[in-house]
């Protein structure tokens, strides 16, 4: 310098003037002073929580939902960090048809191997089962013979002393070609009539042992010819996790109405019994309280607890209220320093307080500087040309004029993810080339 990547910060500045919201202080009041006042995403409402209320509690199971390599972080997560595996990746090597060359050789494509920083992965299981693979193609999963290959064996024909030759019916083949996203591992050698893991070598796949690692996994070695494709972001299986609703949650005050009306369902068992009434003195009736069974509180079961004794619910019609206060901002908060850790993050210590509106505030105007777009001017500049008189203006700079400001707006609060986005500054990593 070029190419490929990753991360952090900012989100317009200054001044004047007028105008807003909250806190605090002062003032009899009117008002005055002072401090603070939208975001990196405030957005989407996709996850996880804090907080509030509801649901009786515990355990097991079912239904439903979520996550999915390993380890760590966190309040938690579907998030973050590190690592493993797979794919991509600037580039490099091998072999080079075409092409160039007198030749040696060079050599793009195709094929094949390696592969930086980094990026992506919905990354468990296809031999538990079910299902799908359109069209094309002979055939798409206990799947095949379209074009073809073979001519050993049987058959047919020719010729012959024999040898031999032809056909491709029976038969053999799935190596070559075609179709396709995908066709029953790949390359090479041998073998065969021709083939085929048929055999062998290497690669790939499966198993064993050892070593390294917390582990995912990696490496070494050895054994096995090893039929059984792909899809689970198809149903499903496996492992782990999971109450519901939400600030329009909830609480308080005030005010008002009709303490309204209709319909439906379930239940009220047994024992005992303070006390009361009655009595023909045998008893009978009422009955607080207590116990127990059934029932309910729950999708099922077990246990515990609670309710149930004239009560517990369901549904429809109708009326009133729509006001105020609170929740409401001190937080899993932010900044600096030190320490541990590869990192995410954690620990210690010091400092800071940074909107809290409620039809909804943070704005308008002016000026200056900065950044930027367009245009004008060759302007003592740079740059280029030159006959050294001058000329040119694409670019840098100067100067003048006119413009411009991305995405976008808190509403209970946090941690994430995703999406949108004008521009500026800074840091880091990898590779190639050049210089020192």
């Nucleotide at each position: 310098u070029c190419a490929g990547g990753g991360g952090g910060c900012c989100a317009g500045g200054c001044a004047g003037u007028c105008g807003c919201g909250a806190g605090c202080g002062c003032u009899c009041a009117u008002g005055c002073g002072u401090u603070c006042g939208a975001g990196g995403a405030a957005a989407g409402u996709c996850c996880g929580g804090g907080c509030u209320c509801c649901a009786c509690g515990a355990a097991a199971c079912a239904a439903g939902g979520g996550u999915g390599g390993c380890g760590g972080g966190u309040a938690a997560c579907g998030c973050c960090c590190g690592c493993c595996c797979g794919g991509c990746g600037a580039g490099g090597g091998g072999c080079c048809a075409a092409g160039g060359g007198a030749a040696a050789c060079c050599g793009c494509a195709a094929c094949u191997c390696c592969g930086a920083a980094g990026c992506c992965g919905a990354g468990g299981g296809a031999a538990a089962g079910u299902g799908c693979c359109a069209c094309a193609g002979a055939g798409a999963g206990u799947a095949u013979a379209c074009c073809g290959c073979c001519g050993a064996u049987g058959g047919c024909c020719c010729c012959u002393a024999a040898a031999g030759g032809g056909c491709a019916c029976a038969g053999g083949c799935a190596a070559g070609g075609g179709u396709g996203a995908a066709a029953g591992g790949g390359u090479g050698c041998g073998g065969c009539a021709a083939g085929a893991g048929c055999g062998c070598a290497c690669c790939g796949g499966g198993g064993g042992u050892c070593c390294g690692g917390c582990a995912a996994c990696g490496g070494a070695u050895u054994c096995c010819g090893c039929a059984u494709g792909g899809c689970a972001a198809a149903c499903c299986c496996c492992a782990c996790c999971c109450g519901g609703a939400g600030c329009a949650a909830g609480g308080c005050c005030g005010a008002a109405u009709a303490g309204g009306g209709g319909c439906c369902u379930c239940g009220u068992g047994c024992c005992u019994g303070c006390g009361c009434c009655u009595u023909u003195c045998g008893g009978g009736g009422c009955a607080a309280g207590g116990g127990u069974a059934a029932g309910g509180g729950u999708g099922u079961u077990u246990c515990g607890c609670c309710c149930c004794g004239a009560g517990a619910g369901g549904u429809c019609c109708g009326g009133g209220u729509u006001g105020g206060c609170u929740g409401c901002u001190u937080g899993a908060g932010c900044c600096g320093c030190g320490g541990a850790g590869c990192a995410a993050u954690c620990c210690g210590u010091g400092g800071c307080c940074u909107a809290g509106a409620c039809g909804a505030a943070u704005g308008g105007c002016u000026g200056c500087a900065a950044c930027u777009g367009c245009g004008g001017c060759g302007c003592u500049g740079g740059u280029c040309c030159u006959u050294u008189g001058g000329g040119a203006u694409a670019c840098c700079g100067g100067u003048c004029g006119c413009g411009g400001g991305a995405c976008a707006g808190a509403a209970c609060c946090c941690g994430g993810c995703u999406u949108a986005u004008c521009g500026g500054c800074c840091c880091c990593c990898u590779g190639a080339c050049a210089u020192u």